[in-house]
A computed fold for a 101-nucleotide RNA from uncultured Psychrobacillus sp., annotated as SAM riboswitch aptamer (S box leader). RNAcentral holds the sequence, with entries from MGnify. The prediction has a mean pLDDT of 85.
RNA sequence: CUUAUUAAGAGAGGUGGAGGGAAGUGCCCUUUGAAGCCCGGCAACCGUCAUGAAAGUGAAAUGGUGCCAAGUCACGCAAAGCUAUAGCUUUGGGAAAUGAG
Numbered sequence: 001c002u003u004a005u006u007a008a009g010a011g012a013g014g015u016g017g018a019g020g021g022a023a024g025u026g027c028c029c030u031u032u033g034a035a036g037c038c039c040g041g042c043a044a045c046c047g048u049c050a051u052g053a054a055a056g057u058g059a060a061a062u063g064g065u066g067c068c069a070a071g072u073c074a075c076g077c078a079a080a081g082c083u084a085u086a087g088c089u090u091u092g093g094g095a096a097a098u099g100a101g
Stems, first nucleotide, its partner, number of pairs: 001101006011039001013038003019029003024075003040068003045064002048059004072095001077092006
């Protein structure tokens, strides 16, 4: 950079000790213990297996990743609608995360 996905799912464990939720603005979580590490778990993107001409469909989870508060916690830009000055809804976009290339 390209592409797919992002409303589901996942511990009352051990260790550790103060921070964490990408950044900004909010709003939250946290000593009724944060991050990290170990164990455990979830999912099933790649891979594997079955089937198939292919597209695809199905299975397992022993492999490579990923993930385990809140919709990607919400918003931020644009359009439309509602409402009536402060907002709300929908769609798209941007940014981000993860996989594959």